RNA sequence: AAAGUUGAACAGAUGGUCGCUCUUCGGCGUUUGCCGGGGAGAGGAAAGUCCGAGCUCCAAAGGGCAAGGCGGUCGCUAACGGCGACUGGGGGUGACCCUAAGGAAAGUGCCACAGAAAACAAACCGCCCACAUAAGUGGGUAAGGGUGAAACGGCGAGGUAAGAGCUCACCGCUUCGAUGGUGACAUCGAAGGCAGGGUAAACCCCGCCUGGAGCAAGACCAAAUAGGAGUGCGUAUCAAAGACCUUGUUUUUGACUAAGGGCUGCCCGUCCGAAGUGCUCGGGUUGGGUCGCUAGAGCCAGGUGGCAACAUCUGGUCGAGAGAAAUGAUCAUCGCCCCUUAAGUGGGGAACAGAACUCGGCUUACGUGCAACUUUGUCU
RNA sequence: GCCCCUGUAGCUCAGGUGGAUAGAGCAGCGGUUUCCUAAACCGCGUGCCGGGUGUUCGAAUCACCCCAGGGGCACCA
Repeated sequence: AAAGUUGAACAGAUGGUCGCUCUUCGGCGUUUGCCGGGGAGAGGAAAGUCCGAGCUCCAAAGGGCAAGGCGGUCGCUAACGGCGACUGGGGGUGACCCUAAGGAAAGUGCCACAGAAAACAAACCGCCCACAUAAGUGGGUAAGGGUGAAACGGCGAGGUAAGAGCUCACCGCUUCGAUGGUGACAUCGAAGGCAGGGUAAACCCCGCCUGGAGCAAGACCAAAUAGGAGUGCGUAUCAAAGACCUUGUUUUUGACUAAGGGCUGCCCGUCCGAAGUGCUCGGGUUGGGUCGCUAGAGCCAGGUGGCAACAUCUGGUCGAGAGAAAUGAUCAUCGCCCCUUAAGUGGGGAACAGAACUCGGCUUACGUGCAACUUUGUCU
Repeated sequence: GCCCCUGUAGCUCAGGUGGAUAGAGCAGCGGUUUCCUAAACCGCGUGCCGGGUGUUCGAAUCACCCCAGGGGCACCA
């Protein structure tokens, strides 16, 4: 210098003028308001809504099936499919990166074309033996050829009619043992002659996890109506008290149930439920008001423990909360980057993007400079 | 804001159970017929299967992440 790898940071600053939203104080008016002063006002992703939680309601939430998700080990965490460290595998010269990484020896399925054969095996060519003049027939053989993404351990030697773990060395594999490690696993040793192709982001098996809906959740207050119409299902039983002139009828209260419902599957269980309940159409609120609503697993700085994720302690701090939705525009100076010039001389540029109940993550979009490290080249 | 669904030829849709040249109808193009057109008959192509990454020997199909489009959800009685 070039090409890379990783990490962390910032997301322009100050002031003037004109505005916007919320809030507070003072004054005026009182039906919304008006005037003046003060305070606060987007992000690292506010995004996608992909995971996990808090919170709220359904029953403080039950049982079984189904369904879905996750999957190396140890840890962190409120929790997670997240994060950290490590192990195995893969990629890269390297810094470093990637890894849905349990089970194919429970069972089932699939493996197109090609190929003899795609999995309880199997002989197309070739090799060898026998018969035969030969063509060929019968048998042996998985070492060689060929096919394929994949062909029943690899390679060498012995052995053999030719061959073959048939035998042996090395490598791989399986099983067992020892040592180290919390563990995944690693190393070493012994035995076995090799049994068991791949695919589980195919069904499935094993282990673990998950109840459903979501702030348009939900709570309270107020106003209005045609307190409407159609239709499905159901309108059963018991007790007490009262009214009526007895049998009995009827009213009120309570119980038990039917239909139906209890926030997207099925069954059980349980709760609500007799002018009941479901569906469809219509009506009202120009989508009324208040709460939920932002002090929280919060943010900042420092210490301690830990390799780290993180935990804990001390101190400081309060920083949007809305009506379909404010957070803006412009000027000046300075800072940053690029081009240019003798010269801060002149000119230009600054990305992705906008909170809506709140957090922890992941993913995606995107500008700038910085630090550490790697490889290659050149020079000293 | 929250919850769902769908992307395959110019248009409307199949295929989704992985298997290699991805189909159908309409439209379009060329030819025959006709004086010309329509109709009829014959033939033809049209696609990165919305994009990317992965799993697999192999992806329209399976998984994940994006992009685009569409739909539904207020309260009262």